A computed fold for a 330-nucleotide part of an RNA from Arenibaculum pallidiluteum, annotated as large-subunit ribosomal RNA, domain IV.
Its mean pLDDT, the model's own confidence on a scale to 100, is 90.
Its Rfam family is "Bacterial large subunit ribosomal RNA".
Lineage of the source: Bacteria > Pseudomonadota > Rhodospirillales > Azospirillaceae > Arenibaculum.
Context: one part of a larger RNA
RNA sequence: CGGUGCUGAAGGAACUCGGCAAAUUGCCCCCGUAACUUCGGGAGAAGGGGGCCCCGUCCGUGGGCAACCGCGGGCGGGGGGCACAGACCAGGGGGUAGCGACUGUUUACUAAAAACACAGGGCUCCGCGAAGCCGCCCAAGGCGACGUAUGGGGUCUGACGCCUGCCCGGUGCCGGAAGGUCAAGGGGAGAGGUGCGAGCCUCGAACCGAAGCCCCGGUAAACGGCGGCCGUAACUAUAACGGUCCUAAGGUAGCGAAAUUCCUUGUCGGGUAAGUUCCGACCUGCACGAAUGGCGUAACGACUUCCCCGCUGUCUCCAGCACCGGCUCA
Numbered sequence: 001c002g003g004u005g006c007u008g009a010a011g012g013a014a015c016u017c018g019g020c021a022a023a024u025u026g027c028c029c030c031c032g033u034a035a036c037u038u039c040g041g042g043a044g045a046a047g048g049g050g051g052c053c054c055c056g057u058c059c060g061u062g063g064g065c066a067a068c069c070g071c072g073g074g075c076g077g078g079g080g081g082c083a084c085a086g087a088c089c090a091g092g093g094g095g096u097a098g099c100g101a102c103u104g105u106u107u108a109c110u111a112a113a114a115a116c117a118c119a120g121g122g123c124u125c126c127g128c129g130a131a132g133c134c135g136c137c138c139a140a141g142g143c144g145a146c147g148u149a150u151g152g153g154g155u156c157u158g159a160c161g162c163c164u165g166c167c168c169g170g171u172g173c174c175g176g177a178a179g180g181u182c183a184a185g186g187g188g189a190g191a192g193g194u195g196c197g198a199g200c201c202u203c204g205a206a207c208c209g210a211a212g213c214c215c216c217g218g219u220a221a222a223c224g225g226c227g228g229c230c231g232u233a234a235c236u237a238u239a240a241c242g243g244u245c246c247u248a249a250g251g252u253a254g255c256g257a258a259a260u261u262c263c264u265u266g267u268c269g270g271g272u273a274a275g276u277u278c279c280g281a282c283c284u285g286c287a288c289g290a291a292u293g294g295c296g297u298a299a300c301g302a303c304u305u306c307c308c309c310g311c312u313g314u315c316u317c318c319a320g321c322a323c324c325g326g327c328u329c330a
Stems, first nucleotide, its partner, number of pairs: 001325008010316002014314001019311001027051005036041001038159001052079012080084001092309004097304002099301002104116002120157007132143003160296004165226003170223002172219005179214003185208002190203005227245005254288001255285001266282005
């Protein structure tokens, strides 16, 4: 000097990105427990008291023929210690907000999470030698399934509550006995080469030719999308109102400086002596928004945010002790 422990005056988070680490709490019995709530919960909420030993008395209960030997409890009185759940073991608590409903799952060796999964919801495919998938290439065969649409596959969403608006122009998918286009093929008007010729060979216009595409419709819990400028009210300001341009249609409800807000430490309120964080509002949403779900939500969380109580060597500011190591000397 380092490591691992133990202790510490006064203060008590002033430390720090952050109470990280440590400390506090810790068991049993009794009393007592809020908002909120899906009435289960929240709850061990919070908070408080008691706990050892001796004596007396009362009650319950077991064994024994009995003498007697236990077990549990109520009440009263007393005793000792610094300390009676005497060591070990053994929850710190409360409030707020975000995200995810929950228990689960995960990057074996830097991530455990708001990621994945999940019950529940929707769309869609599939009538059974099913769809889908495995199998050299199209096989046999197999899974699906010894199942049969209350089933199986794919995909999105993600408990529950209230809901889930408008756009089918583009892309996709589905449906369309017409029409347009269209390959091989059919068809041969006609043309060419060669041959004395019969012929042989080669081009080849009409016309007939599928699916696909075009075209006509449907469909958004399919991929996706959901405007601009100008004016207007008897203070100002603002604009319920009007005009105009564009669009397939111009963002409804709800939420909103948000895990989304650039300007921004927006503005106001709360909390602090002081608050780029936090909470509540406002709405000017750079660039929320409805199953790439919207907004709420009790319970839950080694998640994230802010605050408070308790407690502390985190700190002011360091000190001592123990053991282990390093170093120096012998």